[in-house]
RNA sequence: GAAUGGUUUAAUGGUAGAACUUUGGUCUCCAAAACUAAAAGUGUGGGUUCAAUUCCUACUUCG
Repeated sequence: GAAUGGUUUAAUGGUAGAACUUUGGUCUCCAAAACUAAAAGUGUGGGUUCAAUUCCUACUUCG
């Protein structure tokens, strides 16, 4: 200094987004491609706040 879906990566205290991946459907003789839908989430504990991915603190892991 960093930690956010299986991977990569956004989010200046107010509904957590995207790409890839996976699964279902359409299409096709079959498959691929394309289109479409869905699933999958903030490292752990505590604090501040009406409200925390965001601020504070300890720990864990990585550099």

The RNA shown here (transfer RNA) has 63 nucleotides and comes from a mouse gut metagenome. Its mean pLDDT, the model's own confidence on a scale to 100, is 82. Rfam family: tRNA. About the family: Transfer RNA (tRNA) molecules are approximately 80 nucleotides in length.